[in-house]
RNA sequence: GCCAUCAUAGCGUAAUGGAUUAACGCACCGGACUCCUAAUCCGGAGAUUGCGGGUUCGAAUCCCGUUGAUGGUA
Numbered sequence: 001g002c003c004a005u006c007a008u009a010g011c012g013u014a015a016u017g018g019a020u021u022a023a024c025g026c027a028c029c030g031g032a033c034u035c036c037u038a039a040u041c042c043g044g045a046g047a048u049u050g051c052g053g054g055u056u057c058g059a060a061u062c063c064c065g066u067u068g069a070u071g072g073u074a
Base pairs, nucleotide, nucleotide: 001073002072003071004070005069006068007067010026011025012024013023028044029043030042031041032040050066051065052064053063054062
């Protein structure tokens, strides 16, 4: 240089034959329980899906460009 895969909440992962409010666990916040804490239970907030465009009535998902990571290759 070229090729492939990956990038989604603080962290780890779902959702990819285009359409539900982007879901779950841990963590975080509030409450119940407890003498207090932990555990347990209930509730809540948090991601416009790496970035920028395009297609479409509609994009995390398709297309183009680009950044980073990992692997392969002369």
Source information:
A computed fold for a 74-nucleotide RNA from Halteromyces radiatus, annotated as transfer RNA. The RNAcentral record of the sequence draws on ENA. Model confidence (mean pLDDT): 81 of 100. Its Rfam family is "tRNA". The family's RNA type in Rfam is transfer RNA. Taxonomically the source falls in Halteromyces (Eukaryota, Fungi, Mucoromycotina, Mucoromycetes).